Notes: A computed fold for a 395-nucleotide part of an RNA from a metagenome, annotated as large-subunit ribosomal RNA, domain III. Its mean pLDDT, the model's own confidence on a scale to 100, is 80. It matches the Rfam family "Bacterial large subunit ribosomal RNA". Gene Ontology terms of the family: structural constituent of ribosome and ribosome.

Context: one part of a larger RNA
This record gives sequence, C1' cells and structure tokens, in this order.
RNA sequence: AAGUAGCGAAAACAUUGGUGAGAAUCCAAUGCACCGAAAACCUAAGGUUUCCCACGGCAGGCUCGUCCGCGUGGGGUUAGUCGGAACCUAAGCUCAGGCUGAAAAGCGUAGGCGAUGGACAUCAGGUUGAUAUUCCUGAACUGAUUGUCAGUCGUUAUCAGAAGCGGAGGGACGCAGGAGGAUAGGCAUGCACUCGAUCGGUUGUGAGUGUUUAAGCGUGUAGGCAGACCGGAUAGGAAAAUCCGUUCGGUCGUUAAACUGAGGCGUUAUGAGGAGGGUCUACGGACCCGAAGAUGUUGAUUCCACACUGCCAAGAAAAGCUUCGCUCUCGAGAAUAAUAAUCGUCCGUACCGUAAACCGCCACAGGUAGGUUGGUAGAAAAUACCAAGGUGCGC
Repeated sequence: AAGUAGCGAAAACAUUGGUGAGAAUCCAAUGCACCGAAAACCUAAGGUUUCCCACGGCAGGCUCGUCCGCGUGGGGUUAGUCGGAACCUAAGCUCAGGCUGAAAAGCGUAGGCGAUGGACAUCAGGUUGAUAUUCCUGAACUGAUUGUCAGUCGUUAUCAGAAGCGGAGGGACGCAGGAGGAUAGGCAUGCACUCGAUCGGUUGUGAGUGUUUAAGCGUGUAGGCAGACCGGAUAGGAAAAUCCGUUCGGUCGUUAAACUGAGGCGUUAUGAGGAGGGUCUACGGACCCGAAGAUGUUGAUUCCACACUGCCAAGAAAAGCUUCGCUCUCGAGAAUAAUAAUCGUCCGUACCGUAAACCGCCACAGGUAGGUUGGUAGAAAAUACCAAGGUGCGC
C1' cells in the first nucleotide's frame, strides 16, 4: 500500500423465551422463506471413528461462539438365511511339463487364480443416546448329525449303498416393437374418530386414519408351449450305459394333457400395528387403553417374460441340479418319505456417501456408479407450485 480488496452462489430471515461472565451466530417455540427426479431416502466406491454421551474453548471454524466433522475422557458396529469366503466359471493373470532365447527372460498346454455374471435358505413388528432382515417377540426356511417310524432294496455279491471319475440333459442368454393379464402405487366415495363463526362467506364442510410379511396349504388361475407317453432296434455320444441321440411301431392329443406360470383367495392373524385418548413426569419422556378398516376407479418404466412377432450385427462359460454307466477304493446294512432333538465356522456391519467426512492443498459455486421417487396441471423423470423429508448456504 491499507484498516483497502475480500469474508466463496442474491434460498431470507424475524420475534419471544432459555443458557451463560459474555449471544445477530448455541438451544427451544412460533412465523416466514428455499429444495422437493432433490438441496429427500437407501446404497457401491472411497474415507476410517468423522458415529453417540459428558466436559471444554488455547488453536482450527474466513466474523462470533456458551457451538462443532475441533480438544479431552468414556461408550458404540451382535447374522445358519444380508454381502463376501468355505461353490462355479468369463475377460485377464499365472503357469508343472513343453517350445524359444547370450543372460535376464518370452510364449504357452493341463492345472490354478480371478466377478462386474451363474448358484444359494427370513419375514413382520418392537426396541437403544449410539446396532439391527443381526438384539427381542411372533411366524418360517435351509444344510448336517443322531433318534423314532413306514414301506422298499440288500447282507460276500451277477455287490444295496457311498465316494471318485466320465457320458448326456439342463443351466443357457441378442436387439427392437406391439398387444394382453396382473400388481405396486394413486384417487374418490363409504365408514370411524376429533375440531368449531374472532373478519366477508360457510352445519355441510375442513383436518387426520383407514394397514398387515415371508413361509406353508388349496384352487393351480390369466397366460405360454404341439407334442406327451409306452415298447422294440441301434454303425453316434473317444470305454460303458437302462441315459442322450437316431430309427421303427403303438396309445393319447392338436378343443388337450404334461410342463411352466404372474396374480388373486384362504391361513398365518383372537397376533401386530393403528388416528386419538388417559395417568404420571426430573418436561427428556415412561406406562396404559384404543375406533374404523369396505367399495369403486385409475394405473406403471414393475411382474408374467425376451413369452410372442419382427430383424440382422446372429447374441458367455462353468458349477450347483437331474440322469446314465465305469472303477485299483470304502462297504453290511442302505437310500427314500414323515417326524423329533441337537448343531450351523470366518470376515464386513458405526457414520458420511451429489458431500463440510470421497477426488480436487481449503468446511472449495467443480467431479462422483446404482436403486426408490408421492400430489395438482402436463405427453413427460420437462416446467410451475406443494407432500414426506431436508434446509435458510458460519459475517
């Protein structure tokens, strides 16, 4: 220079009360304003205690501060079913042998690792200052072991069964378009409860609620699919096969059955929750009672389901699962159905997550994958105004 520029989105604050040495800034109430396909909620990555409680105010906070994502002390993350591992494989990586190469090393088979995919059993309510599909209550499911019981098969083999291995099926798949069925959700009416003219109108109006899971059972429904079953033969499936394939014949059928399949109904549930009311209160809250609960309409981007139709760029693999056999193995009891008891490992789980907690040196107008996403108007997730919820951007 200069007490100058600036104090980081122009969404906006105001009043009253409290606390305190001290209040524009902390807390409470009331009013106002802003977002509302977001400035709400869940969650991945990333962060790593920032979460909650008590106390504090040097420093950090662009002012202040009694406050804080700050300091100190203490506390907090509970799982057979959620996500991952004890399962599977893709790209890719690694690579016994092998090939190549002065060396280092490169390539690569079998094998292994590797999710962003496949497989796989839990829901509703309640509860804490801080966790909850994890705790508690109620109602389930799944795997293993053991027992009981029922029929069946087997007991030295022409071997029941287990285990291992292989064959086959299945898993198993693109995009676009339109139609149908249904649900989530919404709205209206009915019903139940509560309120009542202070200023123009209004005892016919206004406000709030009107729900309930998985699983199991039954109907297996709307729908999809043109073949299903039985018997014989069999040059294929690297060996075998009763399996698959091929082929011959028969029965039923093309109005179907079998298979698949949303949803609805009943049950779960004489439960739970519920507007509201009552009692007590250290004013934070605790406990108790508890009405109504129907009908219509609308309606998805969700489900049936890549089901159908069309098209060309022709749209993973492996395991779990089913079935067939083979075997140096184990084997005298075994598998199946029902039922009962017991057991069920390890890791993650707090909190932020369009952000003051991640990436940007900052409490930075930038960036950040996915899901949910109500009302009125509207073609709409545009836009405008609102709900739930959250904020008024730390002079």